[in-house]
Formats: sequence, C1' cells, structure tokens
RNA sequence: GGAGGUGUAGCUCAGUGGUUGAGUGCCUGCUUUGUGUGUAGGAGGUCCCUGGUUCAAUUCUUGGUACCUCCU
Repeated sequence: GGAGGUGUAGCUCAGUGGUUGAGUGCCUGCUUUGUGUGUAGGAGGUCCCUGGUUCAAUUCUUGGUACCUCCU
C1' cells in the first nucleotide's frame, strides 16, 4: 500500500426494517447462624461517529474512526 472482518448493558455475547435481549456482575427484599446458597424484584443502552434510502434504521447503504486477520 491492497483485501476482508468486528464495534449492542461494567464484562462475554445474541438479535431482527416496527418500543433492544440473555448469561454474568451490581443494588434491594425474602430465606438463612450468615457478607455464602436459593429465590423475587430493580437499576444500568444517544446499539462507535456521520450522511442517505424508508411512514419507520441497531438492522440496508455512503464516508470516517478504533481494533483484529490475510496479502504485498
């Protein structure tokens, strides 16, 4: 220099054009000899940034950006 891939909750990852989820972690109640286990509830997201398409974009698409892989 060229090509491809990934970016979603603190962390690991799903997801599909129509109000964004799981596990784990965190907080609270109950249980308990209990800071553990079990159980119920809760908080926490401008879905990397930006333009376009669309009634509607996390999803399709343009450019950018960070990281990863391959080629030279």